[in-house]
RNA sequence: AGGGACUUAGUUAAGUGGUAUAACAUCGGUCUCCAAAACCGAGGUCGAGGGUUCGAUUCCUUCAGUCCCUG
Numbered sequence: 001a002g003g004g005a006c007u008u009a010g011u012u013a014a015g016u017g018g019u020a021u022a023a024c025a026u027c028g029g030u031c032u033c034c035a036a037a038a039c040c041g042a043g044g045u046c047g048a049g050g051g052u053u054c055g056a057u058u059c060c061u062u063c064a065g066u067c068c069c070u071g
């Protein structure tokens, strides 16, 4: 320099055009003499910009980051 993959909650992941989800973690509650465990509940997320569309995490594009291949 050229080509390819990935980026979603604090963490690990699902979601391929129509209300953004799960587990663990965090917080609150029940239980307990106390704590743990268990159970119930709550908050919190689409890497950044632009475009297409009635509607974008999803399609297109630019940029950024991580990884791989070729030279």
Base pairs, nucleotide, nucleotide: 001070002069003068004067005066006065007064010024011023012022013021018054026042027041028040029039030038047063048062049061050060051059
This is a predicted structure of a 71-nucleotide RNA (transfer RNA) from a Candidatus Altimarinota bacterium. The source organism's lineage runs through Bacteria, Bacteria candidate phyla and Candidatus Altimarinota. The sequence was found in a public genome assembly. Its Rfam family is "tRNA". Rfam classes the family as a transfer RNA. The coordinates come from a structure-prediction model, not an experiment, and the mean pLDDT is 83.